A computed fold for a 1574-nucleotide RNA from a Candidatus Aerophobota bacterium, annotated as small-subunit ribosomal RNA. The source organism's lineage runs through Bacteria, Bacteria candidate phyla and Candidatus Aerophobota. The coordinates come from a structure-prediction model, not an experiment, and the mean pLDDT is 83.
[in-house]
RNA sequence: AGAGUUUGAUCUUAGCUCAGAACGAACGCUGGUGGCGUGCCUUAUACAUGCAAGUCGAGCGGAGUUGACUAAGUAGCUUUUUGGAGUGAGUGGUUUGCAGUUUCUGUAAGUUGCGAGCUUUUAGGCUACCAGUUGGCUUAGCGGCGGACGGGUGAGUAACGCGUGGGUAAUCUACCCUCGAGAUCGGGAUAACAUUUCGAAAGGGAUGCUAAUACCGAAUAAUGUCCUUUUGCUCAGGUAGAAGGACCAAAGUUAACCUUCGGGUUUUUCGCUUAAGGAUGAGCCCGCGUUCUAUUAGCUAGUUGGUGAGGUAAAGGCUUACCAAGGCGAUGAUGGAUAGCCGGCCUGAGAGGGUGAUCGGCCACAUUGGGACUGAGACACGGCCCAAACUCCUACGGGAGGCAGCAGUAGGGAAUAUUCCGCAAUGGGCGAAAGCUUGACGGAGCGACGCCACGUGGGUGACGAAGGCCUUCGGGUCGUAAAGCCCUGUCAGGGGGGACGAUGGUCAAUCUUCGGAUUGAUUGACGGUACCUCCAGAGGAAGCUUCGGCUAACUACGUGCCAGCAGCCGCGGUAAUACGUAGGAAGCAAGCGUUGUUCGGAUUUACUGGGCGUAAAGAGUGCGUAGGCGGUUGUAUAAGUCAAAGGUGAAAUCCCUAUUCUCAAGGUAGGAACUGCCUUUGAUACUGUAUGACUUGAGAGCAAGAAGGGGGAACGGAACUCUGGAAGUAGCGGUGAAAUGCGUAGAUAUCCAGAGGAACGCCGGUGGCGAAGGCGGUUCCCUAGUUUGCUUCUGACGCUGAGGCACGAAAGCUAGGGUAGCGAUCGGGAUUAGAGACCCCGGUAGUCCUAGCCGUAAACGAUGGGUACUAAGUGUGGGGGGAGCAUUACCCUCUGUGCUGAAGCUAACGCGUUAAGUACCCCGCCUGGGGAGUACGGUCGCAAGACUGAAACUCAAAAGAAUUGACGGGGGGCUGAACAAGCAGUGGAGCACGUGGUUUAAUUCGACGCAAAGCGAAGAACCUUACCAGGGUUUGACAUGCUAGUAGUAACAACCUGAAAGGGAAGUGAUCCGGACCUUGUGUCCGGAAGCUAGCACAGGUGGUGCAUGGCUGUCGUCAGCUCGUGCCGUGAGGUGUUGGGUUAAGUCCCUUAACGAGCGCAACCCUUGUCCUUAGUUGCUACCGGGUAAUGCCGGGCACUCUAAGGAGACCGCCGCCUCAAAGCGGAGGAAGGUGGGGAUGAUGUCAAGUCAUCACGCCCCUUAUGUCCUGGGCUACACACGUGCUACAAUGGUCAGAACAACGGGCUGCCAAGGAGCGAUCCUGAGCAAAUCCCCAAAACUGGCCUUAGUUCGGAUUGCAGGCUGCAAUUCGCCUGCAUGAAGCUGGAAUUGCUAGUAAUCGCGGAUCAGCUACGCUGCGGUGAAUACGUUCUCAGCCCUUGUACACACCGCCCGUCACACCACCCGAGUUGGAUGCACCCGAAGGUGUUCAACCAACCUGCUUGCAGGAGGGCGAAUACCGAAGGUGUGUUUGGCAAGGGGGAUGAAGUCGUAACAAGGCAGCCGUACCG
Repeated sequence: AGAGUUUGAUCUUAGCUCAGAACGAACGCUGGUGGCGUGCCUUAUACAUGCAAGUCGAGCGGAGUUGACUAAGUAGCUUUUUGGAGUGAGUGGUUUGCAGUUUCUGUAAGUUGCGAGCUUUUAGGCUACCAGUUGGCUUAGCGGCGGACGGGUGAGUAACGCGUGGGUAAUCUACCCUCGAGAUCGGGAUAACAUUUCGAAAGGGAUGCUAAUACCGAAUAAUGUCCUUUUGCUCAGGUAGAAGGACCAAAGUUAACCUUCGGGUUUUUCGCUUAAGGAUGAGCCCGCGUUCUAUUAGCUAGUUGGUGAGGUAAAGGCUUACCAAGGCGAUGAUGGAUAGCCGGCCUGAGAGGGUGAUCGGCCACAUUGGGACUGAGACACGGCCCAAACUCCUACGGGAGGCAGCAGUAGGGAAUAUUCCGCAAUGGGCGAAAGCUUGACGGAGCGACGCCACGUGGGUGACGAAGGCCUUCGGGUCGUAAAGCCCUGUCAGGGGGGACGAUGGUCAAUCUUCGGAUUGAUUGACGGUACCUCCAGAGGAAGCUUCGGCUAACUACGUGCCAGCAGCCGCGGUAAUACGUAGGAAGCAAGCGUUGUUCGGAUUUACUGGGCGUAAAGAGUGCGUAGGCGGUUGUAUAAGUCAAAGGUGAAAUCCCUAUUCUCAAGGUAGGAACUGCCUUUGAUACUGUAUGACUUGAGAGCAAGAAGGGGGAACGGAACUCUGGAAGUAGCGGUGAAAUGCGUAGAUAUCCAGAGGAACGCCGGUGGCGAAGGCGGUUCCCUAGUUUGCUUCUGACGCUGAGGCACGAAAGCUAGGGUAGCGAUCGGGAUUAGAGACCCCGGUAGUCCUAGCCGUAAACGAUGGGUACUAAGUGUGGGGGGAGCAUUACCCUCUGUGCUGAAGCUAACGCGUUAAGUACCCCGCCUGGGGAGUACGGUCGCAAGACUGAAACUCAAAAGAAUUGACGGGGGGCUGAACAAGCAGUGGAGCACGUGGUUUAAUUCGACGCAAAGCGAAGAACCUUACCAGGGUUUGACAUGCUAGUAGUAACAACCUGAAAGGGAAGUGAUCCGGACCUUGUGUCCGGAAGCUAGCACAGGUGGUGCAUGGCUGUCGUCAGCUCGUGCCGUGAGGUGUUGGGUUAAGUCCCUUAACGAGCGCAACCCUUGUCCUUAGUUGCUACCGGGUAAUGCCGGGCACUCUAAGGAGACCGCCGCCUCAAAGCGGAGGAAGGUGGGGAUGAUGUCAAGUCAUCACGCCCCUUAUGUCCUGGGCUACACACGUGCUACAAUGGUCAGAACAACGGGCUGCCAAGGAGCGAUCCUGAGCAAAUCCCCAAAACUGGCCUUAGUUCGGAUUGCAGGCUGCAAUUCGCCUGCAUGAAGCUGGAAUUGCUAGUAAUCGCGGAUCAGCUACGCUGCGGUGAAUACGUUCUCAGCCCUUGUACACACCGCCCGUCACACCACCCGAGUUGGAUGCACCCGAAGGUGUUCAACCAACCUGCUUGCAGGAGGGCGAAUACCGAAGGUGUGUUUGGCAAGGGGGAUGAAGUCGUAACAAGGCAGCCGUACCG
């Protein structure tokens, strides 16, 4: 960045579609890991359960619980604590004795110390009772603060709701900060609690007690508030002051210390009151911006303003009373529809367009509607009251509830998660604090929903494995892919270690300047998570979509307009790269594809950045309002404009830079940006505004013209019709031809006179006038516009013009006239299949006038108006000027109107100073085709209808211009046995042949207008033969190769069977080559060739497809055409050349020419025929010479002639004349032949999917003991019929009999057959000659003569019978010929149609191929005899060239319209019916608010005294009532949906019906408006 799709092709216009990006997505297939995000878009539907707003005991009185303390007393316990006394296990020291072995050890007695334990006593302690004090913990209640934040949702809202910028001199603000001042003295209650009582419950009631930072009174107080006076600044009730007066406040608590234990304190903490200021938050107001709809045009009574009052924190109709009558609206009021707004998000180059999830700001809402209370703040999501709906409980009396908080449930839906963990962090509430609380939040879980990252392995590896697929059978491809070998170790798995987030918080101790610091301890939901490390092993980890073009990627099989695909174009009907499958390939990848939506592409709403002659689109025309735009030149201003500075434009996002998670996504920081708005200052060119001047735009004046401009009146002649008269007789009229009609009651035609209405000949002209429609006899009157000249006046007065107003052909309408002609509808006559038409005869509305409607036309130049500029040439209308020989000719100029054309423009056509060129200004209009200028609604109209003007649905086109063809009941030119002029036929008869049809076992197949039908078939009895019936056969009737076997083998074969084919088979019976061995025999063995047998590959197919093909052929057409190279023209398809003027048989030739050349065709070259020459003379010939015969070139010479067959000559418009530029033509001469001499062969590019698969070849498909092959018999020969081609005739130009002549081309050995003989004959017998210029086949008509004499015949010969002949294995189905007999139809042929222009038609016979024979009358050649006619190109047919029109391009056998019938779809109307929304009027009137009245009652303050009572002030409660007031009700409108009998048109739908309207002159040119009819 573009691409596909309209056409045969092209350019344009125009729509549809695709490629891109994105998403809160969904669905299908698939699915390894992690990070970060994200997740009810639908029913603002209903909700079970749990949680989401509490906290403070340092405000208060209690209650509970757990400690501590307490004087005296009583009782109990006391082993544990204390003292005293007693007893005392045990044990240490020391003395003496004894024993042993020296150090030393053991033992006995005495002495002394310690001493557990036990008993008793005292003190103390403990417990209990009685009476208190005090601490900790918990907290129902009173009280304080917070429940107005945080969280959710988007129903409502089109609005000061939101955004942005301002204002508040019109305001409030709890907690927080700063600062000034203060906190004095009192009082009475009330919850809790206790007792009692009502109720099922929820909840109350009564009595009694008590506290406060609860409540109340008094004091004090100003920089507060209010009032009075007053000064400065200020636009303003503001602000800074001065003087005076009046009024307003409070509450305590903690710690420490002191204490007389009551309490106190100039200590401390947290509070309290008042004033001022700040900060934060909020209220209100204003400018600008903020969707669609005019098929919503008028709305509004508290409405707009004022005054007074009320109300609010605050301005204000916010409310109320009175007064005035205003206010809003085409710059869109009012109404309706839709919608939360924004930062942003998506897309886009941008401008824009779409959107408003997550995050952030604002608003609104909390089941629906209404209302207030409390409070700093609410009219309050987890508060209250009322009404309504719904749900739940109930003892039926009455109560309770609100997930659009977090989870979760049901429902809805294509669709959206856990009834998780934690307050560790961040933030909020309360608290002095510890702390408590927090579904905010931090995290985890689920979902590929999105973005990002990683992995599913790496290297090597050719036998290019196996296998799959394809194949031209060679191979190719999957494919280094796999296997194998060598490695690595991310992720997942297992083991071990293990965070940051806590540099914070809390507690304790110490220090402190009281802020805090240090040390220690403690605190993590996530989480044993991230991360690190070790282990093992390629192990656990790839799909989805696509592959005809757009668009990267191709083959096979299956299927056969089926199944299916498809975004658009479109694929599929037997060779599908488009369906399905497979192989392969392409793309993306843990995803891929589909669906939906948005932007883009789309310049397809065009600001950037489109158009309107013909494609969609200029209003029918003008006048003119608002609006838009506006000439020259000053001055002022500074609104637009420009510049600078300041403020704001929240953060996040986007962008840039840096940094951090290993990277990235993500996060963090900084910058830039936020294109906007506001304020201030400045500039003044342009625009605006104000003011002054000017004259060229515009207008006016004077003078002079031209004109079918308009209106009115009068007059005129021609024609027409009618009437009267005259004269006159049988027709007139009309048409393609007729008829209806008129006419003997006298028409038409003719003359005279009269009447009437309408229209105005010639002049008359791309001439005039008008805005358009339109305007035409003459004269007069009234009236508008316009042109020229002068340059006298005004001084921008102008242009355009939404709405509006006026005019506006024809038709039509209303009323009244008029009516000659014409003439819808209508009647009749024709035409026709029909004819509601075209043609004809009549004829009504109408056409005309007056008055009024209608308001449309193809109202067209398909071209809106205005101004300016930009080459020329040539006509014409009206003026002016110059020159001039003075009426016209030449030149200049203004204004109209035409033509041709430069530049330029245009898709092209074309336009081109009268623009469709170049620019500016204003208006109108367009956005694919159809539906549809329709429906509904509205406005107008008497009506007809006009104006305005959609949607559903449907299609992928519709359209414009031009090109090439084809076609035309378009035109011009030309040609042709095309017509005409002629001759002979066909069509009628009989027969033959072919075809259709029918029949059949089969009647094999093909060919079907010309261009099938005597065609394939130049030979169907068998064969042929492909068909049918029956009988056989299976490697085969035929070819090639391989394997195995093969001497009684191959081969031959009597015989048997059989219709034959075939089957069986006695018997006879082999060959060749090489090697080896020897018993050298032609002996044995081995191998091979040929043949045979068996088997495998294969053969075979006249089976299908001629629409898969080659080749061949037909046809247009022997028509003159068909193309190319280069150049030129055109955007292009294409054109030119090839057209034009002549000429020709011819695109033959000449001339002209942006063409110059060339090719295939034409012609010529070839064959044949016509004349001559040369050469050559046998088989041909015979003039001359000779011979011979009954006769004959019969024979010898001969080669002159004829002829034969080779080569030449000849004809070329060459010569002459005429004419022409030339080509050529015409005439003439000469010549055998004269204008391609006659004939043939030769067939351009192409057309018909023409014909042929059955000549042959060939792709694919099909059959393979049969669709092959062999055989016998049958069939192709059938026969109610139809068609085609022929033969023979119908007769006298004939038939018949008799006589007697003249050819050519060809053929001949399984042949032609002479002559002779037999037979009536077919033919037979015999047989000469000839492989041929030698022999044979071999003529007829014509001619001569006789008969027949117009008849179904002496015409005609069908049919049938009999008898024969020939061919052949065979003649029945089914051959030909002969003889005799028989003797049909037919007497020249309807409509129609064929051939032929000279040696032709016609007529006569002859040959040949095929072939045994023949159906041949066919086909193809040959010669004999031998005409007529052509004025000519109007018509028919065919063809060619040029031109024109076209809606055709499978091309007129085209295209195409409408009704009807059927199916289906959406829509409109519709008696009605059922919902939603809403207006107005009225009724009812909850809660609540404001007010009034009344009753009963009452602690605080005041007064009084009799001191607990009364009164007052005041208070709340209750009742009634007034106003307002939601839901509800009634009535009546408006509007919008659903359903609906029936009606209406519309769209769509391979093959329905009827016609043929349009496209060509479409067969009546078409079309537009209108009316009537079908």